c-di-GMP-I riboswitch aptamer, 88 nucleotides, folded computationally.
RNA sequence: UGCCGUUAAUCGCAAACUUAUCGAAAGAUAAGGACGCAAAGCCAUGGGUCUAAAGGAAUCCCAUUCCGAUGAUUGCCAGGUUGCCGAA
Numbered sequence: 001u002g003c004c005g006u007u008a009a010u011c012g013c014a015a016a017c018u019u020a021u022c023g024a025a026a027g028a029u030a031a032g033g034a035c036g037c038a039a040a041g042c043c044a045u046g047g048g049u050c051u052a053a054a055g056g057a058a059u060c061c062c063a064u065u066c067c068g069a070u071g072a073u074u075g076c077c078a079g080g081u082u083g084c085c086g087a088a
Base pairs, nucleotide, nucleotide: 004086005085012037013036017032018031019030020029021028022027035075041081042080043079045078046077047076048073049072050071055067056066057065058064059063
């Protein structure tokens, strides 16, 4: 230095759930809280998944159903990029 990641140590992150706020929803943010995480740091680039607003379609109406990502997710996977420690 690279690979690798526990049987060492340090610094970290924070699922479910609760409360508040935002949002059509998925979901997000803050506080509490820890299931887990060695990139659970960052980037929606590819795939996946979730939602279905605007808009469109069907039906005589009511109303309902369907399509619809430009919304969301990196704690689903891949890719890119930066980085702490060094036990065996």